[in-house]
RNA sequence: AAUCGAUAAAGGCAAACUAUCCGUGAGGGUAGGACGCAAAACUAUGGAUCACUGGAAGGGUGAUUGCCAGGUUGCCGAA
Numbered sequence: 001a002a003u004c005g006a007u008a009a010a011g012g013c014a015a016a017c018u019a020u021c022c023g024u025g026a027g028g029g030u031a032g033g034a035c036g037c038a039a040a041a042c043u044a045u046g047g048a049u050c051a052c053u054g055g056a057a058g059g060g061u062g063a064u065u066g067c068c069a070g071g072u073u074g075c076c077g078a079a
Stems, first nucleotide, its partner, number of pairs: 004077002012037002017032006035066001041072003045069003048064006
């Protein structure tokens, strides 16, 4: 340095659900809360799913990175 990932250490994130706010909606923000996570950090680039829209055409506009890949960055160090 690469690969890899402990019943290790330090720190980190936070599903469901609840309250409240925003959005037609998918969904999102904040607070509480922890199912989990070594990229559960960032990125809608490809696929996938979902919503709205459209007479129709994966056509149009959106949502999800905690669905799978790709890209960028990154803590620790047993075997």

This is a predicted structure of a 79-nucleotide RNA (c-di-GMP-I riboswitch aptamer) from a Deltaproteobacteria bacterium. The coordinates come from a structure-prediction model, not an experiment, and the mean pLDDT is 86. The organism belongs to Myxococcia, within Bacteria.